[in-house]
Bacterial RNase P class A from a soil metagenome, 389 nucleotides, folded computationally. Rfam family: Bacterial RNase P class A. About the family: Ribonuclease P (RNase P) is a ubiquitous endoribonuclease, found in archaea, bacteria and eukarya as well as chloroplasts and mitochondria. By type it is a ribozyme. Model confidence (mean pLDDT): 78 of 100.

RNA sequence: GAGUCGGUCGGACGGUCGCGGCGGCACACCAGCCGUCGAGGAAAGUCCGGACUCCACAGGGCAGGGUGGUCGCUAACGGCGACCCGGGGCGACCCGCGGGACAGUGCCACAGAGAACAGACCGCCAGCUCUCGGGCUGGUAAGGGUGAAACGGUGGGGCAAGAGCCCACCAGCGGUCGGGGUGACCCGGCCGGCUCGGCAAACCCCACCCGGAGCAAGGUCAAGAGGGGGUCCUCCGGGGCCCCUGCGCAGGCGUUCGAGGGCGGCCCGUCCGAGCCUGCGGGUAGACCGCACGAGGCCGUUGGCAACAGCGGUCCCAGAUGGAUGACCGUCGCGUCGCCCGGGCGAGCCCUGGCGACGGCACAGAAUACGGCUUACAGACCGACUCGU
Numbered sequence: 001g002a003g004u005c006g007g008u009c010g011g012a013c014g015g016u017c018g019c020g021g022c023g024g025c026a027c028a029c030c031a032g033c034c035g036u037c038g039a040g041g042a043a044a045g046u047c048c049g050g051a052c053u054c055c056a057c058a059g060g061g062c063a064g065g066g067u068g069g070u071c072g073c074u075a076a077c078g079g080c081g082a083c084c085c086g087g088g089g090c091g092a093c094c095c096g097c098g099g100g101a102c103a104g105u106g107c108c109a110c111a112g113a114g115a116a117c118a119g120a121c122c123g124c125c126a127g128c129u130c131u132c133g134g135g136c137u138g139g140u141a142a143g144g145g146u147g148a149a150a151c152g153g154u155g156g157g158g159c160a161a162g163a164g165c166c167c168a169c170c171a172g173c174g175g176u177c178g179g180g181g182u183g184a185c186c187c188g189g190c191c192g193g194c195u196c197g198g199c200a201a202a203c204c205c206c207a208c209c210c211g212g213a214g215c216a217a218g219g220u221c222a223a224g225a226g227g228g229g230g231u232c233c234u235c236c237g238g239g240g241c242c243c244c245u246g247c248g249c250a251g252g253c254g255u256u257c258g259a260g261g262g263c264g265g266c267c268c269g270u271c272c273g274a275g276c277c278u279g280c281g282g283g284u285a286g287a288c289c290g291c292a293c294g295a296g297g298c299c300g301u302u303g304g305c306a307a308c309a310g311c312g313g314u315c316c317c318a319g320a321u322g323g324a325u326g327a328c329c330g331u332c333g334c335g336u337c338g339c340c341c342g343g344g345c346g347a348g349c350c351c352u353g354g355c356g357a358c359g360g361c362a363c364a365g366a367a368u369a370c371g372g373c374u375u376a377c378a379g380a381c382c383g384a385c386u387c388g389u
Base pairs, nucleotide, nucleotide: 001387002386003385004384005383006382007381008380009379011332012331013330014329015328016327017326019038020037021036022035023034024033025032040363044374045373047372048371049370051368052214053213054212055211059268060267061266062265064210065209066208067207068206069083070082071081072080073079084098085096086095087094088093099205100204104203105202106199107198108197121144122143123140124139125138126137127136128135129134152170153169154168155167156166157165171195173192174191175190176189177188178187179186180185218289219288220287221286226245227244228243229242230241231240232239233238247281248280249279250278251277252276253275260272261271262270263269296315297314298313299312300311301310302309303308333361334359335358336357337356338355339354340353342351343350344349345348
């Protein structure tokens, strides 16, 4: 100088005012004072996973969805780590939806004669023919041409010309034996027929996994229209308070001849079962729990290549629901632009410094929580490694 990989941060400080949670003090007429905490690495997309909650727990068959090298990690995963195989790079390193194409079916655009039980367009060779330009028939996959892909490569023999037709070596395939590895797989020996295309992100086959709905889950309390009862007051019309129930009307279906519902879909089966469906009208629509101590953060240590796990210490770190986490000012930092002093050279750019103006100055912003993935991100910093000089 060029590059590869990983990590951290992503404005700082002060003042004034304001907002939400919690605690304390006063006060219960409004509502106040003090303290403390208050967005992110992605809070985002809602793609995957398990937690949690309700339904269900009676299963069987069929269908459906997902995953896909191996071994580990994990609560689990389509995630992560290490390794294997293939590809790229001099290298650090990067990329791969990476099971099966001799189970079967199907597809292979354009070009090309021919695209999978191969195939004669040019060429080559043989025969026939001829008006001597050629034409016809057959052989040939060595050469040319087309294509992403044309049915092994090189050399020799052979042949009319050719060809695994034959031979040697190489590559690949299948079988077998030995060795290494937990395994994917790797290394080596022998034998075989001489050669076998690709696509499964096409159907399909194999192995493994998979109930549904989602925090508006779900639970507790309050209120409620209408009806009933008690008690008190009364001008006898009614009204107040308390308790219980949880609204009214119409139509249809049904109560062992079983409506309807659950068991993710369908079928069988099984369980619950007296209500269910539609329309019209009316009422409530508030509070609390779930819900902030968690697969938690940080530090150290032990085991492991690592992902990660164990142990010890330490910390408490948002909880709104007309939805808080903000606004303004000052100083500094940063960026852009302009001017100036000085310096450098490759002569119109670069560097150091000063002054001024502008810019809330990257992406963005909680809503049950967590582990991932993916996507967005101005700029700054740190570490390890590679190549060249």